[in-house]
């Protein structure tokens, strides 16, 4: 830097002992009825393998990753519906994940 996807789905377990939703505002949450990490359980199927009267928007879940509260928690730019407070919808920024 290119492309893809980002409305689903995943514990009443253990160790931990206060924090956490990745950074920066600004919200609004989660947290001792126990965070963050780890371990173990699990989802899901991107890449590899494997299977299929060869061929798929397939199927497994063996290995690499990944993820396991709230759309990527929700706005920060620009558009656009309503007379507006508010709301709402489309895009883009940024961002996560994988594969090059």
């Nucleotide at each position: 830097c290119u492309c893809a996807u980002c409305a689903a789905g995943a514990g009443c377990g253990g160790u931990g002992g206060a924090g956490g939703g990745u950074a920066c505002c600004g919200g609004c949450c989660c947290u001792g009825u126990g965070a963050a990490a780890c371990c173990c359980g699990g989802c899901a199927a991107c890449c590899a393998g494997c299977g299929c009267g060869u061929a798929g928007u397939c199927g497994u879940a063996u290995g690499g990753u990944g993820c396991u509260a709230a759309c990527u928690c929700c706005g920060g730019c620009g558009g656009g519906a309503u007379a507006a407070c508010a709301u709402c919808c489309c895009g883009a920024a940024a961002g996560a994940u994988g594969a090059g």
A computed fold for a 100-nucleotide RNA from a soil metagenome, annotated as SAM riboswitch aptamer (S box leader). Its mean pLDDT, the model's own confidence on a scale to 100, is 82. The sequence is in RNAcentral, with records from MGnify.